[in-house]
Context: one part of a larger RNA
RNA sequence: CUGGGCAUAAAGCGCACGUAGGCGGCCAUUCAAGUCAGGUGUGAAAGCCCUCGGCCCAACCGAGGAACUGCAUUCGAUACUGGCUGACUAGAGAAAUAGAGAGGAUGGCGGAAUUCCCAGUGUAGAGGUGAAAUUCGUAGAUAUUGGGAAGAACACCAGUGGCGAAGGCGGCCAUCUGGCUCGGUUCUGACGCUGAGGCGCGAAAGCGUGGGGAGCAAACAGGAUUAGAUCCCCUGGUAGUCCACGCCGUAAACGAUGUGUGCUAGCCGUUGGGAAACCUAGUUUUUCAGGCGCAGCUAACGCAUUAAGCACACCGCCUGGGGAGUACGAUCGCAAGAUUAAAACUC
Numbered sequence: 001c002u003g004g005g006c007a008u009a010a011a012g013c014g015c016a017c018g019u020a021g022g023c024g025g026c027c028a029u030u031c032a033a034g035u036c037a038g039g040u041g042u043g044a045a046a047g048c049c050c051u052c053g054g055c056c057c058a059a060c061c062g063a064g065g066a067a068c069u070g071c072a073u074u075c076g077a078u079a080c081u082g083g084c085u086g087a088c089u090a091g092a093g094a095a096a097u098a099g100a101g102a103g104g105a106u107g108g109c110g111g112a113a114u115u116c117c118c119a120g121u122g123u124a125g126a127g128g129u130g131a132a133a134u135u136c137g138u139a140g141a142u143a144u145u146g147g148g149a150a151g152a153a154c155a156c157c158a159g160u161g162g163c164g165a166a167g168g169c170g171g172c173c174a175u176c177u178g179g180c181u182c183g184g185u186u187c188u189g190a191c192g193c194u195g196a197g198g199c200g201c202g203a204a205a206g207c208g209u210g211g212g213g214a215g216c217a218a219a220c221a222g223g224a225u226u227a228g229a230u231c232c233c234c235u236g237g238u239a240g241u242c243c244a245c246g247c248c249g250u251a252a253a254c255g256a257u258g259u260g261u262g263c264u265a266g267c268c269g270u271u272g273g274g275a276a277a278c279c280u281a282g283u284u285u286u287u288c289a290g291g292c293g294c295a296g297c298u299a300a301c302g303c304a305u306u307a308a309g310c311a312c313a314c315c316g317c318c319u320g321g322g323g324a325g326u327a328c329g330a331u332c333g334c335a336a337g338a339u340u341a342a343a344a345c346u347c
Base pairs, nucleotide, nucleotide: 003319004318005317006316008300012315014201015200017198021194022193023192025088027086028085030083031082033081034080035077036076038074039073040072041071042070049065050064051063052062053061054060091191092188093187094186095185098181099180103177104176105175106174107173108172109171110154114150115149116148117147118146119145120144121143125136126135162169163168206247207246208245209244210243211242215241216240220236221235222234223233258314259313260312261311262310263309266292267291268290272287273286275284296303297302320347321346322345329340330339331338332337
């Protein structure tokens, strides 16, 4: 330098933004850097290759040719790539109008339930299990009624429904705020795609400081079960779960499927938004999510306009199993650890 790959066999970074870089719509002028063609110079000799010759042959040696695929310079060509200039609107974006939504942040409010406290009624059990016991209860429990406090989560609606880049988001109201969609119009005029490093976001658990603590519940204790029971079951129960700020940076972070663009039979019902005509039933367009199915692809399973089809651009990653996502080093972290990442040896 190159090949084949990445849903399930090894392999798509958890996700976005974005620097360098790579790639880039349409028309015209110009330049001639890339590109292409010709000339000249150079590309030492020897060697390799071809032909001829000299030692009897060969090795070896001699002569000639070819080659040296390169570099420099010069004269040209201008389709493509590129540079300059000018123009365009199909990509991209902006303005105003309309719309849906658990998108995000902050503050406030609400009811049901649970636990606890106080008071009333009331009496011997309650609780729990396969069966029990630990446990609670005559110091009055459980049950029931009234009052009060606290914290957490928001039943029904609820839906292969919605929103978000992903993680994720669900009571109600207000304020602030991001993105998306619709139709026709106006405007900018390639402003685009991807993205090594970088930077930000990133479930749960965990960590630091300070609050909070109803329920649940690692650890732990007790009761059972059992041959044993460091489990499953039961009674308790602390971190934690909640809030604020800071850290951690990982997950089967999954669609196990990178992002963007274009193209390639259909059918079905459905969700949300919008427009036009029509007149109440259908048509058209678009977005999101889904089911089936042809071509094609696939080792098969299956995918199939939301591709795993046909192509292009760019990035990431893989290269037999174990050793090992380990050691060492480095960076980050308060720590836990994370990231980067081997080898010996062995099959």
Annotation: A computed fold for a 347-nucleotide part of an RNA from an uncultured prokaryote, annotated as small-subunit ribosomal RNA, central domain. Its mean pLDDT, the model's own confidence on a scale to 100, is 85.